[in-house]
This is a predicted structure of a 75-nucleotide RNA (Fluoride riboswitch aptamer (crcB RNA motif)). The same sequence occurs in records of 3 taxa. The sequence is in RNAcentral, with records from Rfam, Ribocentre and ZWD. The prediction has a mean pLDDT of 77.
RNA sequence: AUGACGAGGGGUGAUGGAGUCCACCUGAACGGCCCUUUCUUUCAUAAGGAAAGGGAUGAUGACUCCUGUGAGAGA
Numbered sequence: 001a002u003g004a005c006g007a008g009g010g011g012u013g014a015u016g017g018a019g020u021c022c023a024c025c026u027g028a029a030c031g032g033c034c035c036u037u038u039c040u041u042u043c044a045u046a047a048g049g050a051a052a053g054g055g056a057u058g059a060u061g062a063c064u065c066c067u068g069u070g071a072g073a074g075a
Stems, first nucleotide, its partner, number of pairs: 009026005016066006033055008
């Protein structure tokens, strides 16, 4: 100096904040789904991979609360 393992700390879980729990990562974890088109791949098709366009759901990883947004009803 580098590598492995462990501990501690920290970070992440498709849109904000907090508590508790769970999972994952420690230079990674994470960056969702459906449809269409193009490219790639193949003897060819399909699947797979990449890119572009369109569409639907959800503020949670899970539970609870707050904030924001949408719909319906009542005062």